This is a predicted structure of a 1461-nucleotide RNA (small-subunit ribosomal RNA) from an uncultured prokaryote. Model confidence (mean pLDDT): 85 of 100. RNAcentral holds the sequence, with entries from ENA.
RNA sequence: UUGAACGCUGGCGGCAGGCCUAAUACAUGCAAGUCGAACGCGAAAGCCCCUUCGGGGGUGAGUAGAGUGGCGAACGGGUGAGUAACACGUAGGAAUCUACCCAGGAGUGGGGGACAACCCGGAGAAAUCCGGGCUAAUACCGCAUACGCCCUACGGGGUAAAGUGGGGGACCUUUCGGGGCCUCAUGCUUUUGGAUGAGCCUGCGUCGGAUUAGCUUGUUGGUAAGGUAACGGCUUACCAAGGCGACGAUCGGUAGCUGGUCUGAGAGGAUGACCAGCCACAUUGGGACUGAGACACGGCCCAGACUCCUACGGGAGGCAGCAGUGGGGAAUAUUGGACAAUGGGGGAAACCCUGAUCCAGCAAUGCCGCGUGUGUGAAGAAGGCCUUCGGGUUGUAAAGCACUUUCAGUAGGGAAGAAAAGCUGAGUGUGAAUAGCACUUGGUCUUGACGGUACCUACAGAAGAAGCACCGGCUAAUUCCGUGCCAGCAGCCGCGGUAAUACGGAGGGUGCGAGCGUUAAUCGGAAUUACUGGGCGUAAAGCGCGCGUAGGCGGCCUGAUAAGUUGGAUGUGAAAGCCCUGGGCUCAACCUAGGAACUGCAUUCAAAACUGUCAGGCUAGAGUAUGAUAGAGGGAGGCGGAAUUCCACAUGUAGCGGUGAAAUGCGUAGAGAUGUGGAGGAACACCAAUGGCGAAGGCAGCCUUCUGGAUCAACACUGACGCUGAGGUGCGAAAGCGUGGGGAGCAAACAGGAUUAGAUACCCUGGUAGUCCACGCCGUAAACGAUGUCAACUAGCCGUUGGGAGCAAUUAAGCUUUUAGUGGCGCAGCUAACGCAUUAAGUUGACCGCCUGGGGAGUACGGUCGCAAGACUAAAACUCAAAGGAAUUGACGGGGGCCCGCACAAGCGGUGGAGCAUGUGGUUUAAUUCGACGCAACGCGAAGAACCUUACCUGGGUUUGACAUCCUCAGAACUUGUCAGAGAUGACUCGGCGCCUUCGGGAACUUAGAUGCAUGUGCUGCAUGGCUGUCUUCAGCUCGUGUCGUGAGAUGUUGGGUUAAGUCCCGCAACGAGCGCAACCCUUAUCCUUAGUUACCAGCGAGUUAAGUCGGGGACUCUAAGGAGACUGCCGGUGACAAACCGGAGGAAGGUGGGGACGACGUCAAGUCAUCAUGGCCCUUAUGGGCAGGGCUACACACGUGCUACAAUGGUCGGUACAGAGGGUUGCCAAGCCGCGAGGUGGAGCUAAUCCCAGAAAGCCGAUCUUAGUCCGGAUUGCAGUCUGCAACUCGACUGCAUGAAGUCGGAAUCGCUAGUAAUCGCGAAUCAGAACGUCGCGGUGAAUACGUUCCCGGGCCUUGUACACACCGCCCGUCACACCAUGGGAGUGGGUUGCAAAAGAAGUGGGUAGACUAACCUUCGGGAGGUCGCUCACCACUUUGUGAUUCAUGACUGGGGUGA
Repeated sequence: UUGAACGCUGGCGGCAGGCCUAAUACAUGCAAGUCGAACGCGAAAGCCCCUUCGGGGGUGAGUAGAGUGGCGAACGGGUGAGUAACACGUAGGAAUCUACCCAGGAGUGGGGGACAACCCGGAGAAAUCCGGGCUAAUACCGCAUACGCCCUACGGGGUAAAGUGGGGGACCUUUCGGGGCCUCAUGCUUUUGGAUGAGCCUGCGUCGGAUUAGCUUGUUGGUAAGGUAACGGCUUACCAAGGCGACGAUCGGUAGCUGGUCUGAGAGGAUGACCAGCCACAUUGGGACUGAGACACGGCCCAGACUCCUACGGGAGGCAGCAGUGGGGAAUAUUGGACAAUGGGGGAAACCCUGAUCCAGCAAUGCCGCGUGUGUGAAGAAGGCCUUCGGGUUGUAAAGCACUUUCAGUAGGGAAGAAAAGCUGAGUGUGAAUAGCACUUGGUCUUGACGGUACCUACAGAAGAAGCACCGGCUAAUUCCGUGCCAGCAGCCGCGGUAAUACGGAGGGUGCGAGCGUUAAUCGGAAUUACUGGGCGUAAAGCGCGCGUAGGCGGCCUGAUAAGUUGGAUGUGAAAGCCCUGGGCUCAACCUAGGAACUGCAUUCAAAACUGUCAGGCUAGAGUAUGAUAGAGGGAGGCGGAAUUCCACAUGUAGCGGUGAAAUGCGUAGAGAUGUGGAGGAACACCAAUGGCGAAGGCAGCCUUCUGGAUCAACACUGACGCUGAGGUGCGAAAGCGUGGGGAGCAAACAGGAUUAGAUACCCUGGUAGUCCACGCCGUAAACGAUGUCAACUAGCCGUUGGGAGCAAUUAAGCUUUUAGUGGCGCAGCUAACGCAUUAAGUUGACCGCCUGGGGAGUACGGUCGCAAGACUAAAACUCAAAGGAAUUGACGGGGGCCCGCACAAGCGGUGGAGCAUGUGGUUUAAUUCGACGCAACGCGAAGAACCUUACCUGGGUUUGACAUCCUCAGAACUUGUCAGAGAUGACUCGGCGCCUUCGGGAACUUAGAUGCAUGUGCUGCAUGGCUGUCUUCAGCUCGUGUCGUGAGAUGUUGGGUUAAGUCCCGCAACGAGCGCAACCCUUAUCCUUAGUUACCAGCGAGUUAAGUCGGGGACUCUAAGGAGACUGCCGGUGACAAACCGGAGGAAGGUGGGGACGACGUCAAGUCAUCAUGGCCCUUAUGGGCAGGGCUACACACGUGCUACAAUGGUCGGUACAGAGGGUUGCCAAGCCGCGAGGUGGAGCUAAUCCCAGAAAGCCGAUCUUAGUCCGGAUUGCAGUCUGCAACUCGACUGCAUGAAGUCGGAAUCGCUAGUAAUCGCGAAUCAGAACGUCGCGGUGAAUACGUUCCCGGGCCUUGUACACACCGCCCGUCACACCAUGGGAGUGGGUUGCAAAAGAAGUGGGUAGACUAACCUUCGGGAGGUCGCUCACCACUUUGUGAUUCAUGACUGGGGUGA
């Protein structure tokens, strides 16, 4: 934007448009008639009169009606099927016709014979037809005349006509109606010109397909004839062989064309409803007739299909006219009114006809306008919705108050559209005329479908009048509830899996508004087909490379010309539309007037710069000649040496060969190795190069020969001879194919051996095509510089190859410069970036090729080529929302470099085997509560389950609750005892009256009741806070400013060193800074100062069997406060004069002294809703609370973590020595006594440097055991006890006696540890009534090893590749299976269109014909001329046959393709 449709909704008016589909079939009515002033006929009803009752007459009435004749019916109206064409548009042309109309010239005389109607008869159901008879004309036919016109042999010849109406004074005639005559009007005939309309011809323009490349025989032209209104192969005969086509013929598909319309800045693109011009068509096909005009929508004939009537013999019909009906469809209206206006036909006119037209009706189909109220109104009402519960919002919105009345309604009034014609008066013309007719002017009389019109006035009352879509982003506008990957939404991205601004509803909001959305369609945005205005190194895109045809483009000067070009003028470019300016409807839409424009075409005049053309010249482009040069350029022939293999001989003996390691293979029949000789084929080491040559592919030993190209120098010649290049043609690696050779090595296929889960591979041993040659095919490659060819211009520097010049020079070499190649870097510029950069991917010009999202697919079909393989050309359906390029940051790599860590290695000791303890899985169970699951769950939460804990199960009880707050009533609180019960609890009972007080009461507590609630270890750790684990005590993670980059980002943070460290130094487009590292903190190691009890005791004294026991001391140890000390500070070396490292001195301690606390940015939706807190959801006589018992302790089994062992470095017995750190009043508990012992008794001391736990153990000194299931080991079991506790049955620990299991050092695998460490030994503590082999601490004894960083694991930095970004546990390929979809092939089958060859031949036209018939004219009356019918020939529609082509549909089966959790 729309001729729209659909959904929801709907007040009024104006203007416009309204079957886009079935050119499908049509009932019914209407849509073309008119003229009596061309002609002859001619009713009826009704009324009146007469009547013999049969009828007749008058009027109606010369009416209705049909017929002859004239004009019209060829216009108007409809539709778009066909048509790719002179159909249309535009501009021209000559060989034509044109009724009615206009202007001019000349006529309009005199005769004749018919046919309808009508009458009579006949056939038929009907339609209709036949025969006989009468008749008129503006119907028809002769004759006369011929201004003109036509033909002509230039002598001549041919050819017309019609009347009718009005009026009229004389004169003539008459059947007494009239006629002649005059006049007017209108016709008729002929002719000229015009106007209008039509026919014909031409230039140019006008869709897409080449997977349509050749087409054509009346075809192209000529001559002659025919035909037409007219030119013409329009038709026929003859002659010639032409004509069209790559500037797209022919064929097949689609389509009415234009002015215009929609869109767009324009250029364009799409379109051709309405309005206007042209064309075509009228049920399908063919045909002519009539006519001025038709091959005719409402005419005719024939054929076909269909419908209808029928008496079965025959007939009738054509809505793509207006309404209307069925059907089709998403979809498109009334079987309306009127000729009042405009226009058309007929007529002299009145008038008649007119579904053209003007109006009305239907539907929001569109455009435009108006309304649905206006002002005021805060208590910001109620209600709704939300809420952080305070409020906010709906919202001045409503109500209320005060106004207004458009529109609709009712009533009244009321235009314009109307001009005429008719009648009549006056004037002018014609005319003899005051008739008549025509014109001008005045008067009069009427004509409206719309219409209950527009418009105006009055009345009443806010009264009758608002919806639709949307609210995640694009895109203006958000909240709650419901739902829970369901239901659904969606234009694209995408929403929905329990907190959805995206689904559905609601509140609110936004947009538009009598409409709003959706769907469909066109243009735009899209520079996304690029003329304006794009590209091709890597995104899609340069043909593999030359030569060259057509074509395109083309150097300098002069002259001419005027095709292109430029300017002026003329004609045309219809109207409408668009645009501008006015005007009319109250405005607008709409209508109307003028202008501009219509960018075009044609003619003409002019200009001459540029392009073209013609003519002449030039040498700078291009080429030729001359002299040189380099080269794996190409073809042919010959020659050579090294090496491999094979053969022969010789020497010689057991292996060779091969691999990661092997084996197959070869070898005692003598291999391999070595030597000599021979055969044969293929390839040419070194030179050798970022060298050379060639158009590309490509080319490599040496020599000979033939041959192409390039370069340089000097400058003689030609004179634009050039560039590119669609088709075409040639060359064209490797592989492959054909024929014939050749065959050493290598080597697809193949065989064997290995590897492997497998190994149709990689590795090995063999080995055939092939590789080689000749001839012939193939014609493709990542044929690449992924960069077409040619030319010009645009900073440089450094190599290298070939040639020239100059300088200097003993040679070798060198320097400067120039030219042709070939490389590296780099400026401007370009590029998305990477990069390119005088060898351009820069700036320009010429020409060619190619591209237009990914897949399907370089595939199918068709065609061409090929022996084949296959090549070239080259789609569509369907499907996806991407595919792709370059660069960035990460992550990753069985990539690289550097570095670290008990990571490996080197060691020591374990685990994995046994028994037991403990945790987990699984299983079981009424319950075995829950959580934790690789490292980073599993002696974990749990620093301690008999009850409790406890969350689980069973049973029996409770409901404002065990706990918090508020209200009311009662009562002190509290407590004793008895009974029932498993207990919770219940019943009864004894005691008890407290504190403050203003005497009212109050506070605390208890019981009962009610309402809000309380409660939950119920769910969600994937809604969360907090806390924690892990990477990781790894050295990293970032920021500001600046700079670089289009940007993401980079730089800093990289680099060279160094460190435990992004630690430090140096360098640097960076300069600084922050969080981390380190240090600051605690502890430990040394010393000093101070202090000195409960610790200590050297010296002095006292004292004991002994003992810091006592006086005392402050030295020592120690305690606990404060200091010192260590900083690479010093020396030497290395390093860069740095940072630092190595060694040393001193020192208690040396390079972070040892240990601890301390954990960056972040990762793992890591862990925890069961510590706690918390959103949401759920439960509320229960998922809450209380009680008893049970369970968490189960046990075919599997795993983790530990303890004890398997013994002699040991066990047992006796003796004997030395800690540290802790704990203790509900506690630790001494001495003494009892017990074999666990323990009991006892009661001293201790609120702790005082007392106690508390004997440390390994160790040491002796004794014994002597390698065994033991004097090892201690499980298990029995009996007897101790302790804790209401209570040890399920289910505690310990003691004594007895019992004496497995186990003799542990498979694959795996863990810890680098020094006071591992290992080993004991001690203590928390939890706790009791209950550690666990955990956390403490000290004693006290090692081994580290070459080193290749490998395993983890980590850090730099770099590289990437198709990964959920980030390698990534991504992703193909087969197979299943479902669906479109498509190719396919024995065929069925339609459509069409070529060719034939058959056929209706109607009709033309030709022929004398079979039949025949009014006008002629006649010698016999007939003739002419005509009609018939027959026949030609053409030809339907139709038929055969054979091809093409297209569509379908087809068992089959091929690949696409999509799917």